[in-house]
Context: one part of a larger RNA
């Protein structure tokens, strides 16, 4: 490279947007670049192959043919692809009218609870565990009640419920704002799909500057346990967790399943919307979300119209285990480190 693959064996980029490129709906006209056919020229000789001849044969030498699958020129063909022109509406999109939603960023606001502070009542314990102890408490704790401060998270509703491309999103109100979806018409007329590079978003932890700090809690300290106990359990407790701005760019970033399109039995749920029959309820259609299940598929497990079935287009990735997602170099980063990414050697 070809081939075969990528749910679990190695392998789908964490997720978008999008450049180049690749691929691309229906009808028609032209062209003839790709494509197909004919002719001509060329494709040195030798060799290989076929068939003759010469050395007694063979090796060897020699005549002829074929082949040389190519290139160029020219004459044609026009189904498909390309290019150019014209048109269409089934793809895609726009307008219009509705629905649902923890979609996003900003501002404001509410109650419960924990902690702390102050006052009252009140007295000897509280706390914690398997059992204890460290710890707190006569300087009045725990308990209870009133008032206050402050931070963080939003019980019930709550649901294999909803929304978002993914990460993710949950008290309430308001303005701003993105997307999906449904109905009926009108319009544009292939404007599409994918997407190397590129660019943006991206949990938690971590980093920088400045705030904030109730609870929780790496590190740390003490008490236990134990042979030991740098742990599990307990009492404390600092970074951090929160906010603003900036960085980091990784996760079992998982559906371990890339995106788009077409085709292929059903059954039962569930969310939102629309239409009709219309009688509460049922039926049909569409979008999403689940469970089961046929054909088919799979090494099996399983998947099964939300495919891992049958096909098409484009991208990414894999190629025995270890060494190693490491070294070196490059790029990025304040750093931590990330990304790209080997080899020797060994089994």
């Nucleotide at each position: 490279c070809u081939g075969g693959g990528c749910g679990u064996a190695a392998a789908g980029c964490g997720c978008g947007c999008g450049u180049a490129g690749g691929c691309g709906g229906c009808u028609u006209u032209g062209u003839a670049a790709g494509u197909c056919g004919g002719a001509u020229g060329u494709g040195a000789a030798a060799g290989c192959c076929c068939u003759g001849g010469g050395c007694u044969u063979a090796a060897c030498c020699u005549g002829g043919g074929a082949a040389u699958u190519g290139c160029a020129u020219u004459c044609g063909a026009u189904a498909c692809u390309g290019c150019a022109g014209a048109g269409c509406u089934a793809g895609a999109g726009u307008a219009u009218g509705g629905u649902a939603g923890a979609g996003g960023g900003a501002a404001g606001u509410g109650g419960a609870a924990u902690u702390c502070c102050g006052g009252g009542u009140g007295u000897a314990g509280c706390g914690g565990u398997g059992a204890a102890a460290u710890g707190c408490g006569u300087a009045g704790a725990u308990a209870u009640u009133c008032g206050g401060a402050g931070g963080a998270a939003c019980a019930c509703c709550a649901g294999u419920g909803g929304c978002g491309a993914a990460g993710g999103c949950g008290g309430c109100u308001c303005a701003c704002u993105g997307g999906c979806u449904c109905g009926a018409u009108a319009c544009u007329g292939a404007c599409g799909c994918u997407g190397a590079g590129g660019u943006g978003c991206g949990a938690a932890a971590g980093c920088g500057u400045g705030g904030g700090g109730a609870g929780c809690a790496a590190a740390c300290a003490g008490g236990a346990u134990u042979a030991g106990a740098u742990a599990c359990c307990c009492u404390g407790g600092u970074a951090g967790u929160c906010c603003a701005c900036g960085c980091c760019g990784u996760a079992a970033a998982c559906u371990a399943u890339g995106a788009g399109a077409g085709c292929c039995a059903g059954a039962c749920g569930u969310c939102g919307g629309g239409c009709g029959g219309c009688u509460u309820g049922c039926c049909g259609u569409u979008c999403g979300u689940g469970u089961c299940g046929c054909a088919g598929u799979u090494a099996a497990c399983g998947c099964a119209u939300u495919a891992a079935g049958c096909u098409c287009u484009c991208c990414g990735c894999c190629u025995g285990g270890g060494g190693a997602g490491u070294a070196c170099g490059g790029c990025c980063g304040c750093a931590a480190g990330g990304u790209u990414a080997a080899a020797a050697c060994u089994c």